Predicted 3D model of a 96-nucleotide RNA (SAM riboswitch aptamer (S box leader)) from a soil metagenome. Its mean pLDDT, the model's own confidence on a scale to 100, is 88. The RNAcentral record of the sequence draws on MGnify.
RNA sequence: CAUCGAGAGGGGUGGAGGGACUGGCCCUACGAAGCCCCGGCAACCCCCCCGCAAGGGGAAAGGUGCCAACUCCAGCAGGUGAUUGCCUGGAAGAUG
Repeated sequence: CAUCGAGAGGGGUGGAGGGACUGGCCCUACGAAGCCCCGGCAACCCCCCCGCAAGGGGAAAGGUGCCAACUCCAGCAGGUGAUUGCCUGGAAGAUG
């Protein structure tokens, strides 16, 4: 700096945790995390084409990433609605 409302799971091993943090709320012995194998999603880098560039299109072999829930929701500020809530922006976080 860009993106974060879409997408994509089986087996083995392992044994109680996991979803960043805090509060919720969830997932988990019908087997959590971690590790291994195979598979998949996506298209940031890489590659090809157009273009001065910005950008657009294509491809998926390679380097990352990802495969419960919107980044699971909220955490700060503003707006709105009489309760729960909803909307916008930010913070924090994740990935490149």